[in-house]
RNA sequence: AACGGCCUGCAAAGAGAGUUCUCGCCAUUGAGACGCCGAAGGGGCAAGCCGCCCGGUAUCGCUGGCCGGGUGGUGAAACUCUCAGGUUCAAGGAUUUGCAGGCUGCU
Numbered sequence: 001a002a003c004g005g006c007c008u009g010c011a012a013a014g015a016g017a018g019u020u021c022u023c024g025c026c027a028u029u030g031a032g033a034c035g036c037c038g039a040a041g042g043g044g045c046a047a048g049c050c051g052c053c054c055g056g057u058a059u060c061g062c063u064g065g066c067c068g069g070g071u072g073g074u075g076a077a078a079c080u081c082u083c084a085g086g087u088u089c090a091a092g093g094a095u096u097u098g099c100a101g102g103c104u105g106c107u
Stems, first nucleotide, its partner, number of pairs: 003105011018034001020033004035087003041083001042081003048074010
C1' cells in the first nucleotide's frame, strides 16, 4: 500500500400493521382499552462440533477403534417469539449502495 473484519458519521433508497373506540387538551402534544405488525433493540432453536454415561461389536481379558442410545455444553438467520418497539404524517427503521474517518487481522 492492497485486501478482509468491526465501529462511527454523512448522502440516497427503505416494508408491515386501526389516522378503531374512550378520556383529556385554547392550539400542537398525551393517556388508556381492544385488535394488528416485524426490519430499532432483546429472547429462542437445527445440523455439526466438543465432553460424559450406558449397551453392542472384537479379544483369554483390558485399553483403543467402530455402531447405537441417553445426557450436558456450544451453535445462524431476513426463521421464530412479540418483552420492548411500531400501527395518519413526521420521526424511527433491519438492510443495500456511495463517500469519509477510527480500531484491527493476514500477506
A computed fold for a 107-nucleotide RNA from a Chloroflexota bacterium, annotated as Glycine riboswitch aptamer. Of the family's consensus pairs, 91% are formed in the model. The prediction has a mean pLDDT of 80. The organism belongs to Chloroflexota, within Bacteria. It matches the Rfam family "Glycine riboswitch aptamer". From the family's description: This family represents the bacterial glycine riboswitch.